[in-house]
RNA sequence: AGAGUGGGCCAAAUGAUCGCUGUUCGCCUCACCUUUGGCGGAUAGAGGAAAGUCCGAGCUCCACAGGGCAGGGUGGUCGCUAACGGCGACUGGGGGUGACCCUAAGGAAAGUGCCACAGAAAACAUACCGCUCUCUGAGAUAAGCAUAACCGCCAUCUCACGGAGUAAGGGUGAAAAGGUGAGGUAAGGGCUCACCAGUUUCCUGAGUGAUCGGGAAAGCUUGGUAAACCCCACCCGGAGCAAGACCGAAUAGGAGAGCAUUUGAGGAUGGCCCGUCCGAGGCUCUCGGGUUGGUUGCUUGAGGUACUGAGCAAUCAGUAUCCCAGAGGAAUGAUCAUUGCCCGCCUAUGGCGGGAACAGAACUCGGCUUACGGCCUACUCUCCUU
RNA sequence: GGGCGAUUAGCUCAGUUGGAUAGAGCGCUGGUCUCCGGAACCAGAGGCCGUGGGUUCAAGUCCCACAUCGCCUACCA
Numbered sequence: 001a002g003a004g005u006g007g008g009c010c011a012a013a014u015g016a017u018c019g020c021u022g023u024u025c026g027c028c029u030c031a032c033c034u035u036u037g038g039c040g041g042a043u044a045g046a047g048g049a050a051a052g053u054c055c056g057a058g059c060u061c062c063a064c065a066g067g068g069c070a071g072g073g074u075g076g077u078c079g080c081u082a083a084c085g086g087c088g089a090c091u092g093g094g095g096g097u098g099a100c101c102c103u104a105a106g107g108a109a110a111g112u113g114c115c116a117c118a119g120a121a122a123a124c125a126u127a128c129c130g131c132u133c134u135c136u137g138a139g140a141u142a143a144g145c146a147u148a149a150c151c152g153c154c155a156u157c158u159c160a161c162g163g164a165g166u167a168a169g170g171g172u173g174a175a176a177a178g179g180u181g182a183g184g185u186a187a188g189g190g191c192u193c194a195c196c197a198g199u200u201u202c203c204u205g206a207g208u209g210a211u212c213g214g215g216a217a218a219g220c221u222u223g224g225u226a227a228a229c230c231c232c233a234c235c236c237g238g239a240g241c242a243a244g245a246c247c248g249a250a251u252a253g254g255a256g257a258g259c260a261u262u263u264g265a266g267g268a269u270g271g272c273c274c275g276u277c278c279g280a281g282g283c284u285c286u287c288g289g290g291u292u293g294g295u296u297g298c299u300u301g302a303g304g305u306a307c308u309g310a311g312c313a314a315u316c317a318g319u320a321u322c323c324c325a326g327a328g329g330a331a332u333g334a335u336c337a338u339u340g341c342c343c344g345c346c347u348a349u350g351g352c353g354g355g356a357a358c359a360g361a362a363c364u365c366g367g368c369u370u371a372c373g374g375c376c377u378a379c380u381c382u383c384c385u386u
Numbered sequence: 387g388g389g390c391g392a393u394u395a396g397c398u399c400a401g402u403u404g405g406a407u408a409g410a411g412c413g414c415u416g417g418u419c420u421c422c423g424g425a426a427c428c429a430g431a432g433g434c435c436g437u438g439g440g441u442u443c444a445a446g447u448c449c450c451a452c453a454u455c456g457c458c459u460a461c462c463a
Stems, first nucleotide, its partner, number of pairs: 001382010012339007020045009047358001051369002054367005059240004066274004071236005076090005091105001092103004106231002111229002113225003128170002130166005136160006144153002178196006197221002199218008244296004254287006266278003289462003303322008341355006387459007396412004405443001414430005436452005
């Protein structure tokens, strides 16, 4: 200098003017009262992701939140947490030269399914070529028996068909039934042996544990796929602030269809069954009618900041201190000045011009994921110079 | 705000249990026919299966994340 990895921080600052929303104080106004409207002052006013709505909770309602089946989710170990599919540390596996990163990481030896094409065979192994043995037949050959000589018998070799053995070799495939060597064999094969790799079981050392190290035995060698069904372990009742509560206003206290009326429809917010409870001028659906208001839930909370302590860390404990948006067709803005940051140009300790990303709370938290500008810091690799 | 669904050719849709060169209709292009056009007949082109990852030997199909589009959802009697 270039390329890269991990972590942290900020999200321009100050002032003035004009606005918007909330709270609060004062004055005026309306009003029987609660209160209505206006003016002025003070004060507060988006985020690291407020986003996607992907997980987990609080809170609210469903009488209690019950049981079983079905369904869904998670999946190394230990810990953290209100909880989690999150986080931390560690273990195993994978990637990278490295800093470091990724990991849906239980079970394929409970069972079922699938593995296209190719290939003999894709899973109770099998037998296409090849190799080996063998029955039968044909042919050839030299020696022996036999013959006058052939034929024939016997032996060997070759070929053809059939039978049997084989998984070493060939070829196919993403994947082929442990690998190398030796022995053995008709030829071969864990058939046997030595070494190596793995599996299972046992013993033993370390660790809370996943797991790691050491030793022994068994020829045990058992394909892949569970983000296929499934099995195992653990977890899950449903809906969501348009939940829910209160007040007010208005209309047609209407129409039709269906099901029920104690042998019970229906309801207890999503599939079924059981239990329990509620349940009668009732319930469900369709059509038609009315309103488009106010208050509350609503922001003090698993809260923020600082320090100390425990812990490798996530996190927890203690002390002090602070109150930090609550809108509802929905506020949080605009302009100017100065300073800071970045970029470009020039007459260069300065001047001029330009720029500042992603994005906007809607009941509230804890995470994850995605979008995005800049700064700082630690570290790695390569090259160059000394 | 909350809750759901869809995405395959220019348009509308199939695609089952993972195994094809991803199909169909309409449309488009060329040809035959015709004086010309339409219709008819024949032939053809056109797809990274919304995007990016993962599982698997293999993904339109299974899993995850993202993008785009669409639907439902107030109260009273």
Predicted 3D model of RNase P RNA and transfer RNA as a complex of 463 nucleotides. It holds a member of the Rfam family "Bacterial RNase P class A". Gene Ontology terms of the family: tRNA processing, ribonuclease P activity and dimeric ribonuclease P complex.